[in-house]
């Protein structure tokens, strides 16, 4: 230098063929049990999807490009 997946919440990670961003686990924070913790329970709260354009009636999904992360050849 080429070439390939990947970047969604604080962390990990779902979202089928383009049609309601949170299905799900942990992790916080409130309360409940408890003498008092854990461990359970029951609740709340946290992204508009790396970044920027494009295509569309509509984009996490498609395209272009940058960043970043990881493989593979050289």
């Nucleotide at each position: 230098g080429g070439c390939c997946a990947c970047g969604u919440a604080c962390c990990c990670c779902a979202a089928u063929c383009g049609g309601c961003a949170g299905a799900g686990g942990g992790g916080a924070c409130a309360c409940g049990c408890u003498c008092a913790g854990a461990a359970c329970g029951u609740g709340u709260a946290c992204a508009g999807u790396a970044u920027a354009g494009g295509u569309u009636c509509g984009a996490g999904u498609c395209c272009u490009a940058u960043c970043g992360u990881g493989g593979c050849c050289a």
Predicted 3D model of a 74-nucleotide RNA (transfer RNA) from a Planctomycetaceae bacterium. It matches the Rfam family "tRNA". It is annotated as a transfer RNA. The source organism's lineage runs through Bacteria, Planctomycetota, Planctomycetia, Planctomycetales and Planctomycetaceae.